[in-house]
RNA sequence: GCCCCCGUAGCGCAACUGGAUAGCGUAGCGGACUUCGAAUCCGUCGGUUGCAGGUUCAAAUCCUGCCGGGGGCA
Repeated sequence: GCCCCCGUAGCGCAACUGGAUAGCGUAGCGGACUUCGAAUCCGUCGGUUGCAGGUUCAAAUCCUGCCGGGGGCA
C1' cells in the first nucleotide's frame, strides 16, 4: 500500500429481508431479606448505534469518506 471482519448502555453481547418505544446479561443506585454482610428476590437508572455525509416515507441495518481495533497478502 491493497483486501476482509468488527465498532450498539460502564463492561460483555442481541436486534431476521430496512419498519414495534433499540433490548438482554452484568455492573451502578434504591428497596425486601439478614444481628451486620454475602447470596437471592423486586424495582430503577444508563444510548449522538465510532464520526460526518448520502439514499429512503422510514437507517443500528443500505451507499461514500474518515477514525479506531483485529486478521490476511505484499
Notes:
Predicted 3D model of a 74-nucleotide RNA (transfer RNA) from Chloroflexi bacterium ADurb.Bin360. NCBI's taxonomy places the organism under Bacteria, Bacillati, Chloroflexota. Its Rfam family is "tRNA". About the family: Transfer RNA (tRNA) molecules are approximately 80 nucleotides in length. Rfam classes the family as a transfer RNA. Its family is annotated with triplet codon-amino acid adaptor activity in the Gene Ontology.